[in-house]
Context: one part of a larger RNA
RNA sequence: UUGGGCGUAAAGAGUAUCGUAGGCGGUUUGUUAAGUAUCGGGUUAAAGCCUGGGGCUCAACUCCAGAGAUGCUCGAUAAACUGGCAGACUAGCGGUUGUUCGGAGAUGUCGGAAUUCUUGGUGGAGGAGUGAAAUCCGUUGAUAUCAAGAAGAACACCAAAAGCGAAGGCAGGCAUCUAGGAUAUACCGGACGCUGAUGAACGAAAGCUAGGGGAGCGAAAGGGAUUAGAGACCCCUGUAGUCCUAGCCGUAAACUAUGAACACUAGCUAUUUCCCGUAAGGGGAGUGGCGUAAGCUAACGCGUUAAGUGUUCCGCCUGGGGAGUACGGCCGCAAGGCUAAAACUC
Numbered sequence: 001u002u003g004g005g006c007g008u009a010a011a012g013a014g015u016a017u018c019g020u021a022g023g024c025g026g027u028u029u030g031u032u033a034a035g036u037a038u039c040g041g042g043u044u045a046a047a048g049c050c051u052g053g054g055g056c057u058c059a060a061c062u063c064c065a066g067a068g069a070u071g072c073u074c075g076a077u078a079a080a081c082u083g084g085c086a087g088a089c090u091a092g093c094g095g096u097u098g099u100u101c102g103g104a105g106a107u108g109u110c111g112g113a114a115u116u117c118u119u120g121g122u123g124g125a126g127g128a129g130u131g132a133a134a135u136c137c138g139u140u141g142a143u144a145u146c147a148a149g150a151a152g153a154a155c156a157c158c159a160a161a162a163g164c165g166a167a168g169g170c171a172g173g174c175a176u177c178u179a180g181g182a183u184a185u186a187c188c189g190g191a192c193g194c195u196g197a198u199g200a201a202c203g204a205a206a207g208c209u210a211g212g213g214g215a216g217c218g219a220a221a222g223g224g225a226u227u228a229g230a231g232a233c234c235c236c237u238g239u240a241g242u243c244c245u246a247g248c249c250g251u252a253a254a255c256u257a258u259g260a261a262c263a264c265u266a267g268c269u270a271u272u273u274c275c276c277g278u279a280a281g282g283g284g285a286g287u288g289g290c291g292u293a294a295g296c297u298a299a300c301g302c303g304u305u306a307a308g309u310g311u312u313c314c315g316c317c318u319g320g321g322g323a324g325u326a327c328g329g330c331c332g333c334a335a336g337g338c339u340a341a342a343a344c345u346c
Stems, first nucleotide, its partner, number of pairs: 003318004007300002012314001014202002017200002022195003026089007034082002036078008050066006092192001093189004097184005104178007111155001115151008126137002163170002207248006216242002221237004259313006267290010295302002319346003328339004
């Protein structure tokens, strides 16, 4: 445990993508009578409580009578609302058709710049690095420069407050495959909807297993400095890793620290995209900024992309520490993850 809350105080699950049970659900007609409402009957032991009266000298106490509450149950009536059944509808939802959008995903392939390395030419003493140095590289010819070749990784400009995706995330070009959104016009289906415990799927980086790959960068490690010391910051090297394939892990300040859906409530401005329009402008769907419109908020601030006004459903919180720990269970190769206390203490 009623209640009150969840942007920043404790609290929105990483996503809400798929979806079970459950909860909730558009307009209308008829019917039913489960819920609901009214009336009546039965029962709800006694004692107690409440009211009236009686008995102990009073009271407590006790006796008698009455009344009441709640639940269950039976019957009758009502039919607005919720539910059931039958029928109808089109404003929700879905589909068809046309147009269109995007770094949405997967696979393959191609490209140029840069970097490093190798070989050759030129050249001949330094280079690199720093606050300053040194370790380091270099006469066995470095740095520089020219030519050729190899490799791996990432894609300058475009680029944006921009776009797409459920989230994580996504950026060189092209092709193929796959998914999605928006809009326009009619048409079709006819509530098929919303949410969603458990569950499934996806899920940055790091890490793990096996096999490849390895240019640059670079935990660990080694060395040089700095320093009282320096297990660091700075410098020279450098292994795992970073990359690919197959599998695992399942966590992040996974953040908008703001769950999803629907409806309503001044505007101004910028921008992406679709439609109408010659244009001005107008209609939709997004993405930003401003705003004392109203309203909300402890304040900061939020403000049609709400933290406003309402409804439905889910998740979560309940003083600090102990502790997201112990134990148990489940998952994992491991690292560990998920679930999750108490003693004690302030």